Record summary: Predicted 3D model of an 85-nucleotide RNA (c-di-GMP-I riboswitch aptamer) from Paenibacillus nasutitermitis. The sequence is in RNAcentral, with records from Rfam. Rfam family: c-di-GMP-I riboswitch aptamer. About the family: GEMM was predicted in a large-scale screen for bacterial structured RNA regulatory elements. Of the family's consensus pairs, 100% are formed in the model. Taxonomically the source falls in Paenibacillus (Bacteria, Bacillota, Bacilli, Paenibacillaceae).

RNA sequence: UAUUGUAAAAGGCAAACUUAUUGAAAAAUAAGGACGCAAAGUCAUGGGCCUAAAGCGUUAUCGCAAUGGCUGCCAGACCGCCGUU
Numbered sequence: 001u002a003u004u005g006u007a008a009a010a011g012g013c014a015a016a017c018u019u020a021u022u023g024a025a026a027a028a029u030a031a032g033g034a035c036g037c038a039a040a041g042u043c044a045u046g047g048g049c050c051u052a053a054a055g056c057g058u059u060a061u062c063g064c065a066a067u068g069g070c071u072g073c074c075a076g077a078c079c080g081c082c083g084u085u
Base pairs, nucleotide, nucleotide: 002085004083005082012037013036017032018031019030020029021028022027035072041078042077043076045075046074047073048070049069050068055064056063057062
């Protein structure tokens, strides 16, 4: 440098759910809690998904709508621990 995650070790993250706060909502943050994760580290860049406030159409308990979100949906980019080859 490339490859790889069968086994080991050091450590790491934390789903659902509960409580509190923020938010129109989706959701986020903190604490508890562990379903899982070898990038479940970072970036909304492409696709995808969620919400639908402003606004528009309209009058309905509706439709459209991202400038709001999700990287623990899939790619891409960057970076990284331990070990194998």